Context: one part of a larger RNA
RNA sequence: GGAUGAACGCUAGCGGCAGGCUUAACACAUGCAAGUCGAGGGGCAGCAUCAGUGCUUGCACUGGAUGGCGACCGGCGCACGGGUGAGUAACGCGUAUGCAACCUACCCAUAACAGGGAGAUAGCUUCCGGAAACGGAAAUUAAUACCCCAUAGUACCCUAAAAUCGCAUGGUUUAAGGGUUAAAGAUUUAUCGGUUAUGGAUGGGCAUGCGUGCCAUUAGCUAGUUGGUGAGGUAACGGCUCACCAAGGCAGCGAUGGCUAGGGGGGUCUAAAAGGACGGUCCCCCACACUGGUACUGAGACACGGUCCAGACUCCUACGGGAGGCAGCAGUGAGGAAUAUUGGUCAAUGGGCGAGAGCCUGAACCAGCCAUGCCGCGUGCAGGAAGACGGCCCUACGGGUUGUAAACUGCUUUUGUACGGGAAGAAAAAGCCUUACGUGUAAGGCACUGACGGUACCGUACGAAUAAGCACCGGCUAACUCCGUGCCAGCAGCCGCGGUAAUACGGAGGGUGCAAGCGUUAUCC
Numbered sequence: 001g002g003a004u005g006a007a008c009g010c011u012a013g014c015g016g017c018a019g020g021c022u023u024a025a026c027a028c029a030u031g032c033a034a035g036u037c038g039a040g041g042g043g044c045a046g047c048a049u050c051a052g053u054g055c056u057u058g059c060a061c062u063g064g065a066u067g068g069c070g071a072c073c074g075g076c077g078c079a080c081g082g083g084u085g086a087g088u089a090a091c092g093c094g095u096a097u098g099c100a101a102c103c104u105a106c107c108c109a110u111a112a113c114a115g116g117g118a119g120a121u122a123g124c125u126u127c128c129g130g131a132a133a134c135g136g137a138a139a140u141u142a143a144u145a146c147c148c149c150a151u152a153g154u155a156c157c158c159u160a161a162a163a164u165c166g167c168a169u170g171g172u173u174u175a176a177g178g179g180u181u182a183a184a185g186a187u188u189u190a191u192c193g194g195u196u197a198u199g200g201a202u203g204g205g206c207a208u209g210c211g212u213g214c215c216a217u218u219a220g221c222u223a224g225u226u227g228g229u230g231a232g233g234u235a236a237c238g239g240c241u242c243a244c245c246a247a248g249g250c251a252g253c254g255a256u257g258g259c260u261a262g263g264g265g266g267g268u269c270u271a272a273a274a275g276g277a278c279g280g281u282c283c284c285c286c287a288c289a290c291u292g293g294u295a296c297u298g299a300g301a302c303a304c305g306g307u308c309c310a311g312a313c314u315c316c317u318a319c320g321g322g323a324g325g326c327a328g329c330a331g332u333g334a335g336g337a338a339u340a341u342u343g344g345u346c347a348a349u350g351g352g353c354g355a356g357a358g359c360c361u362g363a364a365c366c367a368g369c370c371a372u373g374c375c376g377c378g379u380g381c382a383g384g385a386a387g388a389c390g391g392c393c394c395u396a397c398g399g400g401u402u403g404u405a406a407a408c409u410g411c412u413u414u415u416g417u418a419c420g421g422g423a424a425g426a427a428a429a430a431g432c433c434u435u436a437c438g439u440g441u442a443a444g445g446c447a448c449u450g451a452c453g454g455u456a457c458c459g460u461a462c463g464a465a466u467a468a469g470c471a472c473c474g475g476c477u478a479a480c481u482c483c484g485u486g487c488c489a490g491c492a493g494c495c496g497c498g499g500u501a502a503u504a505c506g507g508a509g510g511g512u513g514c515a516a517g518c519g520u521u522a523u524c525c
Stems, first nucleotide, its partner, number of pairs: 001525004006521005013377006019370002021335001026333003030330003035076003040073002043069002047067003050063005083288003092212008102204002107200007115149003125138005155180005161174005185192002213259003220250003225247008263285004267278004290311004313324004341367001343366003349363001350361004380411004390402005416462006425452001431446007469514005474495003480509005490497002
């Protein structure tokens, strides 16, 4: 000098863009953050409509009848999105390869299929237990829930053959025999779904080379250890697990152990570069979800707002027993030098579900707070010498300086205030109309939809009006005098100032530098 997720002191007019718990992965009140589908189902508590009945004429009752729909069964989603960096020195990450050792819901393409039947169960009803959380029993009912039979090949298993290829195990193709496994309906009749198979796409899994902190004042480490055979397990290879057998395997090219880590990378800062330091925001990957462990469901989890167990903590309790997990968004306490609103909207983008309308979405988009940073603008411009008054200084009837500075005159109106106008972001989906093929798809047209926001922006009027500080002035280092103080009070980054004329302390006048900031502190180069 540059830089910062900064903090502190003094000061502060505006806007744009960005950023905002670096500490206690400390504890959390409250609200919200994952639902959706009635075009799967039985139904119908509540709301609305309709109908009927009673009738006090505006109320009550009845009817799933209609719109819809609480709870329930079922499907899909909840494994994404969002947070954090505790752990991890590791195939975790980066890069380059391999899988002839693998999986992939939804989506796309192609081919084929969907015949028949049975039994339950939630809900509802009745009863029982419990303070509650919740649980139990009986009876009864449906399905795109579950199960059985049929059909069956390019799927899987067994037997065994041929051809061909490669990269070692081996792969691919073809033909034969035997065996096994499917399906679901809805309906406005047009579609949407269902099953099997193959291929694709997307996403993942696994393995390997190389790279990726410090300590040798850590030198030996290792029994599932290293390898083999067999079996189990997995989507899949593998000591992944197990039985048996062998005695191996790693290590001075640093094993093992210990310490550290704001996880690794893209990158960021700095530097001429090499390098050094860092990894906050954004993107990719990983890990974690009160602590430790476990599996279940599922295409996918060993699952942040799921289950079970143990532990610590908090809360409720009728003392028998229960409930909870903000490292989601806000917010609270605590810690700290220090870090924001218990805001608005789904209008856009994206996600989930749905045929769709739509619903949900603290993702997201916006707004609020903070000079935390970067960038931009302004706080006027021109003229004006009696070089005014005042201040300060001096060699003091005078002069210097503040200083064209002010007053005063003219001008401008960025900004400000008031008033008026007023966006883009939104063209789609769905709806209506037309046209082509044929009732859906494609194209065209019309109309609908804005949280931000009456915001940005534009216009008119008014009036210099609303707007400058901070640090420094001994040398380094741009900028000097007076007064006070008297090794005191104090300053200080280094050298060093201060003991009676201090350009170094404190004040003042003046000056220098930067400027809505300026200094200090901390850290990195």
Small-subunit ribosomal RNA, 5' domain from a metagenome, 525 nucleotides, folded computationally.
The coordinates come from a structure-prediction model, not an experiment, and the mean pLDDT is 82.
Its Rfam family is "Bacterial small subunit ribosomal RNA". Rfam links the family to the GO terms ribosome and structural constituent of ribosome.